FMN riboswitch aptamer (RFN element) from Thermobispora bispora, 149 nucleotides, folded computationally. Of the family's consensus pairs, 97% are formed in the model. Its Rfam family is "FMN riboswitch aptamer (RFN element)". Rfam describes the family as follows. The RFN element is a highly conserved domain that is found frequently in the 5'-untranslated regions of prokaryotic mRNAs that encode for flavin mononucleotide (FMN) biosynthesis and transport proteins. RNAcentral records the identical sequence in 2 taxa. The source organism's lineage runs through Bacteria, Actinomycetota, Streptosporangiales, Streptosporangiaceae and Thermobispora. The sequence is in RNAcentral, with records from Rfam and Ribocentre.

RNA sequence: ACGCGUGCUCCGGGGUCGGUGAAACUCCGAACCGGCGGUGAAGCCUUUGUGGCGGGGCGAAGUCCGCGACCCGGCCGAAGCCAUCGGCCGGUGGAUCUGGUGAGAAUCCAGAACCGACGGUGAAAGUCCGGAUGGGAGGCAGCGCGCGA
Numbered sequence: 001a002c003g004c005g006u007g008c009u010c011c012g013g014g015g016u017c018g019g020u021g022a023a024a025c026u027c028c029g030a031a032c033c034g035g036c037g038g039u040g041a042a043g044c045c046u047u048u049g050u051g052g053c054g055g056g057g058c059g060a061a062g063u064c065c066g067c068g069a070c071c072c073g074g075c076c077g078a079a080g081c082c083a084u085c086g087g088c089c090g091g092u093g094g095a096u097c098u099g100g101u102g103a104g105a106a107u108c109c110a111g112a113a114c115c116g117a118c119g120g121u122g123a124a125a126g127u128c129c130g131g132a133u134g135g136g137a138g139g140c141a142g143c144g145c146g147c148g149a
Stems, first nucleotide, its partner, number of pairs: 002148008010139002016030004031127002033116002035067004043058005062114002071091007096112005118130003
């Protein structure tokens, strides 16, 4: 250094200006934001004496395939019921077209669209406040431990 296992830690962005109004970061006009894995034809690196093909690596999606968060339910946690918390299992759950290139585009390029849990609020919230000093997918992130060759 590598592989497998394991413990702890880390791990989400965004409301600014103007208008109306008694009141709006919630409405209107213009803004701003995009978790994780997979796929993937840009691009970059590498392999060859050189160039190409090919191979290998890095790597490109809010709207494709999944996951997480949020919400709902079931079972369990020493009588019973309700609530809460924890564990396990299940369910619900948003949004993309057109043109271009090309053998091929749901992913590239250009343009135009669209989407965003629950509770709260002087007025309706992706952006404010709250549950949350919480939970969390996942990682070729960090630190440590064990085993293997």